[in-house]
């Protein structure tokens, strides 16, 4: 600089992440259909299905200027008649029909069939035809039989047809005349591409015509050329199956012939045996091909509607026949199959022409005008003919265009909708209501272009029909576009969507139902996902849904993919063909670039400009048409051909390696077996046993002998081999690699589809052989079962020789070769004369890493890096390596390899958890080691069942069960049964009235009900205060939902964890910090580190308790002083001491010694009351258990409303066959009973505690007195201690249960309170498997108190203080815990996942005696038109024809096969389907490591045996790396 205008992603696998990979959306289009809905115009476009069948009318006719003939009209005559009229002449017209001439082969329609020279594209024809048309040349002369037609006569129902007479031509036929035609012979000359062709020339022989006329022409013939339009050939392009691998006999060629417009096996006859094929022959299946169309950035995919070229076909099938041109849509003949006619004898017919009908189907239109225009046919013209063609109707199918109004208007009107509801949003400038326009629609008038030839007619030149001017005449569509005026916003909006994706939310109804859903998924009472509203949001005369193609998907990858673990490397090797290939030179041009010439039809795309009022849609030009052919060059690569070189390969020579392979030979151990000999009760096996040997003498020891089979140490991440394998030891024969040297060949290489060879281990044959192991089976255990895991036997095998088979996790899960690319370090084999030193260096095995790759893990000169060649595989899961088939194997099986159906995944690595019948390390009444108790009794309390009108409700492992309830006779209560009440039992507000209390009747359980008596009060005069009924608006629910919620609480756990800012590291999810080495009750601290800091938990600060100190001294103390009592701090006193309450101190590993780097940590150190967080409490990090709890309380939603609300009496909650859990009391002598006596703390008391004094045996009762409390009272502490009786018993132990009798509390002790006397005296003599509590003032074990509360069911909860022990080696084990690391297929996290039989339903698919069918063929019969070919009778002079024969052939039968399709008892495996049986195989060491391959047994996962793998975990040990 210049070309180039062109590329978007979501969503879903997971607790997350990142790759793999399907699967879905978004986009465009469409000959479409379907829901809904609809003002109008242009331009287009309409059977994709049944090439299913057709009523009816139309699509191909014209010419009289080729011809005979003339119906029938018209004028005009004759005759005969009054006339109608008849009959007959000339003029004129000339219908049907007929001969003959051109056409009919076009134009229209459909896509059956066709995988081919059909088509597309470029050749070629020296191997070819062409009718009309056009230019040239040359002719155009005589003769002649006939036939339609017309007349007549006859057959038939028709269709149609037979005969007789007659007649014409541009019909037909002879004869002349003739080449530049055509055939043979022959000569010359150029030319080319083999056969040969062109031109010139001789010879011979053959074959033509038609006529008409207005006289100008306009026909015919014959030749040559053009043009046009076919015909063949050939190269090259464009399809799915190889689970079609071999096909072909006129095939292949070849000589002759015949036929053809012409080559050619196209036919034939006779000779050869060729010819196709893996670059896919032959089979089957499907399919008209092109321009083009959709879509896409492109290359490509997908399509072949409408336009255009080409092909093919016309009911099916075959045939020709006429013509130039057909084997012929609307012609012919024959077959078949189907309509119809019919007098039953015969006969017609073919819409895949336009309409149009039936059928089919989701689904496609008028039985329309007109030939005015284009365009055909015919004609000399006029015209006539044209469902081509112009045009109209109907269809929103499509595509472009237009309207349905605009501007203004806020009290932001009313409805409607929604809320956090005196209000506030939203519909909404939306209405209204001003004020303006008139598209389009209505109505009135006006109106077109498309028309211009031809033909008429005038003129004009040329000269009697040609050319030009000029003038009339002709429009289906149509009175249509299109213009003009008029009134009036008038006439005119809807589909779908609204969880994400993907733009747009609320309320209401449902309640896993109804439903929705393109994927993910939604809906089990608060649904933005359902179905209505209301609002949005999208398009918009449409809008959504189905349906198919692309695209997006680079998900087949040429641009432009992969294969170590996600799908994917062949077991290896050698090798054919096949792709690929080293240097140098020289020549060639086949790819390859360049330039030129043809060709790539128009339309369409693209572009410019243009015409329709614009666009769509049309027109004119350019481009473009990326290809194909020619011919001219260039020669670098790459190919050929030639010649050279050595570095690739190879060879020669010498060295060396080594479980290399083969085949003999031979050693020693150990097994085992048999004999002998010593011995003598077991032996042998296991978690433990048993089976099992063994007094007939085992086992063990020794000796001796035999037998198979395998080789310790040496031994090693060593070494050989292509792999598979390979190991004692010598020998023989073989193959290989590696070093070193030189000399040689000279590219001879690499790779390798098919092929071929080889290929552990089971297995299979047939022969041996068999010691030991050991499927199988068999007994013993085990266990719920044990077809297993363990044991004891044992068989096939295992071993050898032949042969088979030929697969494994045949794994480095990595194909082979070549170059190239930092290091380090072991090691083996060679070489550097030698060497244990050192260095290099070539070939190998390994480790670790740099760069780079990788999804990551990791690869990392032995590549998974950077390139290059070649092979081979792969394309979601599952069905399935399965079924068919074809191949191989004796067989077992192998290779090769779908499908339907079904699922949104399945998968890879790697992280954080959780989890493990994995590991370390730590702690904790976790065990252990001890005391003491639970379970065995009664009783008491709660639960659960159970009953019940009710037995309210909730808590249910740990973390429900003496729990809510810190106290159920009635209240409490929520329950049950009556009995009552309905603005209401309580409480507000707004107006009335003045009583309300009181006192007393009746009914009635009560509650209520219904009476009588008596009747306000305050006051600032505004009112207030209290009660009492009616309204009216509040009510009221212990009703549901703790899985809508708050608060609050249990529990891991008083465990030591949870995080988080910045930096760093990973692509991320995360990680790091927080891990490591030590230490602690502790993440406590210390040291180390890519961390550095810093939060919420640890401590610690708060209380109580243990030491002293100061301050204070009452109600407390009393040592000394004094006074007093029977006695007592009683009194004056005192503050010393106890106590009492306040402020201090005191403890911090501070000291010491050991140990240590330090943190600590030890010492029965020191001091100290107290020693290592002194005791003991309040205090509970981020979370978990949808933990509990709507019944404390509060609170969304839902339900109730003369009731689910409220008031009363009663009743239950207290029930009781029986299970379970918390307690209590006791079974006794460490006791009981009686009696004497001593010593706390802490709390409580006015509707209370209550001395004290009587009475009662007592519970209590009666009087009385202190005390709102360091005063007074409960208040006696108990166990302790000292005396005594009891003497081991169902007791002087134990006290239930029951009976009499009180007391007390309350309206009330029936059901259902406590307590007292007497009196009865049950069970129970220490508790079973199994469990629970405590680590010091604690377990035990002994009394106090207080709250609730009229009492009291308390033996319960909460406090208080007496007395007062044992144990702890130590962390193997059980149970929880916490750090760390390790495997996982879990993540709802092991109470996880998940496997296979079997039952049940539903799908699709294989086999399946068989049935039925298609279609393509083979063989044999038999054979229509018809073409060719043979022919003596019969017709014809004659051409010929009729008849006969033959050859072929649609079709028909017959038979056998092969292939395919439907169905088919049963059958077989296989998919899916909230809650089915029976194990429990896998995933953790999945409880027997786990798979592969193979054999074998079993209900089933599966189990075992022989080889392999690691894609097994952990100790422990070798070895090699790295660091020090």
């Nucleotide at each position: 600089a210049a070309c180039a205008c062109g590329a978007a992603g979501a969503g879903u696998u997971u607790g997350a992440u990142c790759c793999u990979g399907g699967c879905u959306c978004a986009g465009g289009a469409u000959g479409a259909a379907c829901g809904c809905u609809a003002g109008c115009g242009g331009c287009g476009g309409g059977c994709c299905u049944a090439a299913u069948a057709c009523a009816u009318g139309c699509a191909a006719g014209u010419c009289g200027a080729a011809c005979g003939g003339g119906a029938u009209u018209g004028c005009u005559g004759a005759u005969a008649g009054c006339a109608a009229u008849a009959u007959u002449g000339g003029c004129a017209u000339g219908a049907g029909a007929g001969u003959g001439g051109c056409g009919c082969a076009c134009g229209g329609g459909u896509g059956c069939g066709u995988a081919a020279c059909a088509c597309g594209u470029a050749u070629g024809u020296a191997a070819c035809c062409u009718a009309c048309c056009u230019u040239u040349a040359a002719c155009u002369g005589g003769g002649g039989c006939a036939u339609a037609g017309c007349u007549c006569c006859g057959a038939g129902a028709a269709a149609u047809c037979g005969a007789a007479a007659u007649u014409a031509a541009u019909a037909c036929c002879c004869c002349a005349u003739a080449a530049c035609a055509u055939a043979u012979a022959g000569a010359g000359a150029a030319g080319g591409c083999a056969u040969c062709u062109u031109c010139u020339u001789u010879a011979u022989a053959u074959c033509a015509a038609a006529g008409c006329u207005c006289c100008g022409g306009c026909g015919g013939u014959u030749a040559a050329a053009g043009a046009u339009g076919g015909a063949c050939a050939u190269g090259c392009g464009g399809u799915g199956c190889a689970u079609u691998a071999g096909c072909u006999u006129g095939u292949u060629g070849g000589u002759g012939a015949g036929g053809u417009a012409a080559c050619g096996g196209c036919u034939c006859a006779c000779c050869a045996a060729g010819g196709c094929u893996a670059c896919g022959a032959u089979g089957c299946a499907u399919a008209g091909g092109g321009g083009g169309u959709c879509u896409g950035a492109g290359a490509g995919g997908a399509u072949g509607a409408u336009c255009c070229c080409c092909c093919a076909c016309a009911c099916u099938g075959g045939u020709a026949c006429u013509g130039a041109g057909a084997c012929a849509c609307g012609g012919a003949c024959c077959a078949g199959a189907c309509u119809c006619c019919u007098a039953c004898g015969g006969g017609a017919g073919g819409c895949a022409g336009c309409a149009g009908u039936a059928g089919g189907g989701a689904a496609u239109a008028u039985u329309g005008g007109g030939c005015a225009a284009u365009g055909g046919a015919c004609g000399a013209a006029a015209g006539u003919c044209u469902g081509a063609c112009c045009c109209a109707g109907c269809c929103a199918c499509g595509c472009c265009g237009c309207g349905u109004g605009a501007a203004g208007g806020a009290u932001g009107a009313a409805u409607g909708c929604c809320c956090u509801c005196u209000g506030g949003g939203u519909u909404g400038u939306a209405a209204a209501c001003u004020u303006c326009u008139u598209u389009u629609g209505u109505a009135u008038g006006g109106g077109a272009a498309g028309a211009a030839a031809a033909u008429u007619c005038c003129g004009a030149a040329c000269g009697u029909g040609u050319u030009c001017g000029g003038a009339g005449c002709u429009g289906a569509c149509g009175g249509u576009a299109c213009c003009a005026u008029a009134a009036g916003a008038a006439u005119a909006a809807g589909c779908a969507u609204c969880g994400g994706c993907u733009a747009a939310c609320u309320c209401c109804g449902u309640g896993c139902c109804a439903g929705c859903a393109g994927c993910c998924g939604c809906g089990g009472u608060a649904a933005u996902a359902c179905g209505g509203a209301g609002g949005a949001u999208g398009c918009a005369a449409g809008c959504g849904u189905u349906g198919u193609c692309c695209g997006g998907a680079u998900u087949c990858a040429u641009u432009g993919g992969g294969u170590u673990u996600a799908a994917a490397g062949g077991g290896u090797g050698c090798g054919u063909a096949g792709g690929c290939g080293g240097a140098g030179a020289a020549u060639u041009a086949a790819g390859u670039c360049a330039g030129u010439g043809g060709u790539g039809a128009a339309a369409g795309c693209u572009u410019a400009c243009a015409g329709c009022u614009u666009a769509a849609c049309u027109g004119u030009g350019a481009a473009a048409u990326u290809g194909c052919c020619a011919u001219u060059g260039a020669a670098a690569c790459u190919g050929g051909u030639u010649u050279u070189c050595u570095u690739g390969a190879g060879u020669u020579c010498g060295a060396u390696u080594g479980a290399g392979g083969u085949a003999g030979a031979u050693g020693g151990a150990a097994u085992g077996u048999a004999u002998c000999a010593u011995g003598u009760a077991g032996c042998g096996g296991u978690g433990a046993a048993a089976u099992g040997c063994u007094u007939a003498g085992a086992u063990a020891u020794g000796a001796u002998a035999c037998a198979g089979a395998a080789c310790a140490c040496c031994a090693a991440u060593u070494g050989c081999g292509a792999a598979g394998g390979c190991a004692g030891u010598c020998u023989a024969c073989u193959a290989a690699g590696u070093c070193g040297a030189u000399a040689c060949u000279g590219a001879c290489g690499c790779u390798g589809a098919g092929g071929c060879a080889c290929g552990a281990a089971a297995g299979c044959a047939u022969g041996g052989g068999g010691a030991g192991c050991a499927a199988a089976c068999a007994g013993g255990a085990u266990u719920a079962g044990a077809u297993a895991c363990c044991c004891u036997g044992g068989u096939a095998g295992u071993c050898c020789a032949u042969g088979c088979c030929c697969u494994a996790a045949a794994c480095g899960u990595u194909g082979a070769u070549u170059a190239c690319u930092c290091g380090u370090u072991g090691u083996u084999g060679g070489c550097g004369a030698u060497a244990c030193a050192c260095u290099g260096u070539c070939a190998g095995c390994g480790a670790c890493u740099a760069a780079g790759c990788g999804a990551a893990a990791g690869c990392g000169u032995u590549a998974a890096g950077u390139a290059a060649u070649c092979c081979a595989c792969c394309u979601g899961g599952g069905g399935a390596g399965u079924a068919c088939g074809a191949u191989c194997g004796c067989a077992a099986g192998g290779u090769u390899g779908a499908a339907a159906c079904u699922c949104a995944a399945a998968g890879g690595a790697a992280u954080u958890g959780a989890c493990g019948g994995g590991g370390g390390c730590c702690c904790g009444c976790a065990c252990a080691a001890g005391c003491g108790g639970u379970g065995g009794a009664g009783c008491a309390u709660g639960u659960g069942g159970u009953u019940u009108a009710a037995u309210u409700c909730g808590a249910u492992g740990a973390u429900a069960c003496g729990c809510g309830a810190g106290g159920a006779a009635c209240c409490u209560u929520a329950c049950c049964a009556g009995g009552g009440c309905u603005u209401g039992a309580a409480a507000g507000u707004u107006a009335g009235u003045g009583a309300c209390c009181g006192c007393u009747g009746c009914c009635g359980a009560a509650a209520g009900g219904u009476g009588g008596c008596u009747u306000c009060c305050c006051u600032u005069c505004g009112g207030g205060g209290c009660a009492c009924a009616a309204a009216a608006c509040u009510a009221g629910g212990u009703g549901c939902u703790g899985c809508a919620u708050g608060g609050c609480u249990g529990u891991c756990g008083u465990c030591a964890g949870c995080u988080c800012g910045u930096g760093c590291c990973g692509u991320g999810a995360g990680g790091u910090g927080u891990u490591g080495g030590g230490u602690u009750a502790a993440g406590u601290c210390c040291c180390g580190c890519a961390a550095c800091g810093a939060g919420c938990g640890c401590a610690a600060c708060c209380c109580c308790u243990a030491u002293c100190u100061c301050u204070a001294g009452u109600u407390g103390c009393c040592a000394u002083c004094a006074g007093g009592u029977a006695a007592u701090g009683c009194u004056g006193g005192g503050g010393a001491c106890u106590c009492u309450a306040g402020a201090g101190a005191g403890a911090c590993u501070g000291c010491c010694u050991a140990u240590g780097u330090a943190a600590a940590u030890a010492g029965u150190g020191a001091g100290g009351a107290a020693g290592g967080u002194g005791g003991g409490g309040a205090c509970g990090a981020c979370g978990u258990c949808a933990a509990g709890u709507c019944a404390u309380c509060a609170u969304g939603g839902c339900c109730c409303u003369u009731a689910c609300g409220u008031c009363c009496u009663g009743g239950g909650c207290u029930a009781c066959a029986c299970a379970c859990g918390u307690g209590c009391u006791a079974c006794a002598a460490u006791g009981g009973c009686a009696g004497g006596u001593a010593c706390a703390a802490a709390g409580a008391g006015c509707a209370g505690c209550u001395a004290c004094u009587u009475a009662g045996u007592g519970a209590u009762a009666a009087g009385a007195u202190g005390c709102a409390a360091a005063u007074c009272u409960c208040a006696a502490a108990a166990a302790g201690c000292c005396u005594g009786c009891c003497u081991c018993a169902g007791u002087u132990c134990g006290g239930a249960u029951c009976g009499a009798a009180g007391u007390c509390u309350g309206c009330a002790a029936c059901u259902c309170g406590a307590c007292u006397u007497c009196g009865u005296g049950a069970a129970g003599c220490u508790g079973g498997a199994a469990u629970c509590g405590c680590u010091a003032g604690u377990a035990a074990u002994c009394g106090g108190a207080u709250a609730u509360c009229a009492g009291c069911a308390a033996u319960g909860a909460u406090c208080c203080g007496g007395u007062g022990a044992a144990u702890a080696c130590g962390u193997u084990c059980c149970c929880g815990g916490g750090c760390c690391u390790u495997g996982u297929a879990c993540a709802c996290a092991c109470c996880g996942c998940c496997c296979g039989u079997c039952a049940a339903g539903c799908c699709a698919u294989g086999g399946g005696a068989g049935u039925c069918g298609g279609g393509a063929g083979a063989a044999c019969c038999u054979a229509a038109a018809g073409u060719c070919g043979a022919u003596a009778a019969c017709c014809g002079c004659a051409a010929g024809g009729a008849g006969u024969c033959g050859c072929c052939u649609a079709g028909g039968g017959u038979u056998a096969u092969a292939c395919u399709g439907a169905u088919g008892a049963c059958u077989a495996g296989g998919g899916c389907u909230a809650a089915g049986u029976c194990g429990u195989a896998a995933c953790a060491a999945g409880g027997u490591a786990g798979c592969c391959g193979u054999a074998u047994c079993g209900g089933a996962a599966g189990g075992u045996g022989c080889g392999g793998c690691u894609g097994g975990a952990c100790c422990a040990c070798c070895u090699c790396c790295u660091u020090u």